[in-house]
Context: one part of a larger RNA
RNA sequence: CUGGGCGUAAAGCGCGUGUAGGCGGCCGGGUAAGUCAGAUGUGAAAUCCCUUGGCUCAACCAAGGAAGUGCAUUUGAAACUGCCCAGCUUGAGUACGGGAGGGGGAAGCGGAAUUCCCGGUGUAGAGGUGAAAUUCGUAGAUAUCGGGAGGAACACCAGUGGCGAAGGCGGCUUCCUGGACCGAUACUGACGCUGAGACGCGAAAGCGUGGGGAGCAAACAGGAUUAGAUACCCUGGUAGUCCACGCCGUAAACGUUGGGCACUAGGUGUUGCGGGUAUUAACCCCUGCAGUGCCGAAGCUAACGCAUUAAGUGCCCCGCCUGGGGAGUACGGUCGCAAGGCUAAAACUC
Repeated sequence: CUGGGCGUAAAGCGCGUGUAGGCGGCCGGGUAAGUCAGAUGUGAAAUCCCUUGGCUCAACCAAGGAAGUGCAUUUGAAACUGCCCAGCUUGAGUACGGGAGGGGGAAGCGGAAUUCCCGGUGUAGAGGUGAAAUUCGUAGAUAUCGGGAGGAACACCAGUGGCGAAGGCGGCUUCCUGGACCGAUACUGACGCUGAGACGCGAAAGCGUGGGGAGCAAACAGGAUUAGAUACCCUGGUAGUCCACGCCGUAAACGUUGGGCACUAGGUGUUGCGGGUAUUAACCCCUGCAGUGCCGAAGCUAACGCAUUAAGUGCCCCGCCUGGGGAGUACGGUCGCAAGGCUAAAACUC
């Protein structure tokens, strides 16, 4: 529990598409369901309230009145909401012209580096550390030159920068494909916002089947360190990391800040597009829109801080919180191959 809240105190679903529902621009006409006003009926008695009265008072009791927020019927009003009709263009969208982008998917290609293999040169060390040792090396290592194999990741550019709903996305080329932005007209005519369920996407790790395996590296082994050292350091090293397909569905999935619209000082940087101005085209300056940072007015805030990218001022819709522990647990349900996920208590205790 009709309250107050959700950046950091408990609290924004990880993100999207969208069903029901809720909410919804401007003008005119109609209707009268909601709404408002009147009338009538009903709203038992007792109780409560008012006025009288009865017990010597009071409690108590009696009579009359009022009230009874409600319901029904009926008459009326038409501003607002709803419904119906007709219209509008500012919300939303479509067409057209542009430029930007690591947005997504597929195929192909490239160079540097590591490792391994082959060959050449060459000789006693190399490696590693705080110092060492395990380890590698006279069966020729390390170093260096040439050749080859294979896998993974793409230095510089790189940005406080770009794109995406989020997760996330970075070598190059081609093909397929989504979205946003800017500009000028034309068109549709409220087609909108949100979104319980639902559906889809969703890092890493993990799981299934089959490939692949250079480097790295849980587990594991050894060497050190140490009182011990199931660690930190070192030498190795398997899953895994990679690919295809199928699962899992979690996270400090964070801006710890749900989405939409409107309004409310500025200053400064940067990205994309446009207008003006401009040695006539790089630049500078003024300016519009969209994004992304920093600093700050009012205001807000417990403070920190936020501040036109709001945590300010309002409206609409959804989600969530309600002392700590027990516990995101048990039980049940449901999903999953499993791991486990989702939903989600209580006793008891402070």
Molecule: small-subunit ribosomal RNA, central domain
Organism: metagenome